[in-house]
Context: one part of a larger RNA
RNA sequence: CUGGGCAUAAAGCGCGUGUAGGCGGUGUGGUAAGUUAGGUGUGAAAUCCCCCGGCUUAACUGGGGAACUGCACUUAAUACUGCCACGCUAGAGUACAGGAGGGGAGAGUGGAAUUCCUGGUGUAGCGGUGAAAUGCGUAGAUAUCAGGAGGAACGCCGGUGGCGAAAGCGACUCUCUGGCCUGCUACUGACGCUGAGGCGCGAAAGCUAGGGGAGCGAACGGGAUUAGAUACCCCGGUAGUCCUAGCCUUAAACGAUGGGUACUAAGUAGGGGAAGUUUUCACGCUUUCUCUGCUGGAGCAAAUGUAUUAAGUACCCCGCCUGGGGAGUAUGGUCGCAGGGCUGAAACUC
Numbered sequence: 001c002u003g004g005g006c007a008u009a010a011a012g013c014g015c016g017u018g019u020a021g022g023c024g025g026u027g028u029g030g031u032a033a034g035u036u037a038g039g040u041g042u043g044a045a046a047u048c049c050c051c052c053g054g055c056u057u058a059a060c061u062g063g064g065g066a067a068c069u070g071c072a073c074u075u076a077a078u079a080c081u082g083c084c085a086c087g088c089u090a091g092a093g094u095a096c097a098g099g100a101g102g103g104g105a106g107a108g109u110g111g112a113a114u115u116c117c118u119g120g121u122g123u124a125g126c127g128g129u130g131a132a133a134u135g136c137g138u139a140g141a142u143a144u145c146a147g148g149a150g151g152a153a154c155g156c157c158g159g160u161g162g163c164g165a166a167a168g169c170g171a172c173u174c175u176c177u178g179g180c181c182u183g184c185u186a187c188u189g190a191c192g193c194u195g196a197g198g199c200g201c202g203a204a205a206g207c208u209a210g211g212g213g214a215g216c217g218a219a220c221g222g223g224a225u226u227a228g229a230u231a232c233c234c235c236g237g238u239a240g241u242c243c244u245a246g247c248c249u250u251a252a253a254c255g256a257u258g259g260g261u262a263c264u265a266a267g268u269a270g271g272g273g274a275a276g277u278u279u280u281c282a283c284g285c286u287u288u289c290u291c292u293g294c295u296g297g298a299g300c301a302a303a304u305g306u307a308u309u310a311a312g313u314a315c316c317c318c319g320c321c322u323g324g325g326g327a328g329u330a331u332g333g334u335c336g337c338a339g340g341g342c343u344g345a346a347a348c349u350c
Stems, first nucleotide, its partner, number of pairs: 004321003007304002012318001014201004021194003025088007033081002035077008049065006091191001092188004096183004103177007110154001115149007125136002162169002206247006215241002220236004258317006266295012299306002323350003332343004
């Protein structure tokens, strides 16, 4: 290379966007590059193969043939691919009319609760645990009432319910804004799919600068427990958690399942539309599009399972795997303020 694979055995990039490249609907005509057929030339000798011969045989060797599966030129064929031209509308997109939504960004507003402050009532306890103690409290705590301050998060609704490419998104209102779904005409006319590099987004923790700081709370201090207790439990508590600007770029970033298209039994539940029917409405029923689940047949699979949301049947494109350890280490490169990230071996050993 051929070949086999990637849910759980090694293996799907965290997710998107898109460059090159690869692949690409339908009709007609042209061309004849790929493709196919014939011809001509060439394809040194030796080797390999076949036949005949020479050394007693074989190895070895002489002669003849075939072959050299290749290349070039030429003549033809035109189904498929390519290229050129003109079309088409089933893919894709645009417009129009509707629809649902915690999709994103900014600004403002609200109530419950915790904590703190002030004042009133009130008095000896409160708190905490398995039991305690540290802690708080006669300088008046806990409890309770009124007022005020500040920060963070938004109960019920809430749902294997919705939206988003993923990360993720949940109080309310306004402004700006992305995507999706349905309908039917109209328009464009293959404008498509994938995507090496590139670029962008990317939980939490962490970093830089400036704010903020109620609650929680790494580190740390104390009290317990224990043989010990650098823990689990309790009392405190700093970074952090929050905001603004900039970095970091990782995760069991998981459906451990890359994206696209087509096809392949049923049953059932939920979300969003549309059409028909029921005289109208509501509620139903039927059909249809789209999304999210469950059960299950064929098939697939080592089994578990999966099964129109495929792990089935096929095609196109990308990524990745090739025994365990050494090791995601060393080294080089590159990115980062740093922590470190990305790329990524070998010796040796079993």

The part of an RNA shown here (small-subunit ribosomal RNA, central domain) has 350 nucleotides and comes from a metagenome. It matches the Rfam family "Bacterial small subunit ribosomal RNA". The RNAcentral record of the full RNA draws on SILVA. Its mean pLDDT, the model's own confidence on a scale to 100, is 88.